[in-house]
RNA sequence: AGGGCUGUAGUUUAGCGGCUAAAAUUCACCGUUGAUACCGGUGCGAGGGUGGUUCGAUUCCACCCAGCCCUA
Numbered sequence: 001a002g003g004g005c006u007g008u009a010g011u012u013u014a015g016c017g018g019c020u021a022a023a024a025u026u027c028a029c030c031g032u033u034g035a036u037a038c039c040g041g042u043g044c045g046a047g048g049g050u051g052g053u054u055c056g057a058u059u060c061c062a063c064c065c066a067g068c069c070c071u072a
Stems, first nucleotide, its partner, number of pairs: 001071007010025004018055001027043005048064005
């Protein structure tokens, strides 16, 4: 320098155009216990950025940013 893949809660992952965005875990509170742990319940919290396409975008397209990989 060129090319490819990926980017979603604090963390790990789902979701292939209808979102009020799902789950596990973490965290907070409650129950349970003599007290912890385990377990059960409730709650908080998210689509890298800017545009485009579309009635509607996490999803499709372009560019940028970041990470990983390949070639030179």
A computed fold for a 72-nucleotide RNA from endosymbiont GvMRE of Glomus versiforme, annotated as transfer RNA. Its Rfam family is "tRNA". Rfam classes the family as a transfer RNA. About the family: Transfer RNA (tRNA) molecules are approximately 80 nucleotides in length. RNAcentral holds the sequence, with entries from Rfam. Model confidence (mean pLDDT): 86 of 100.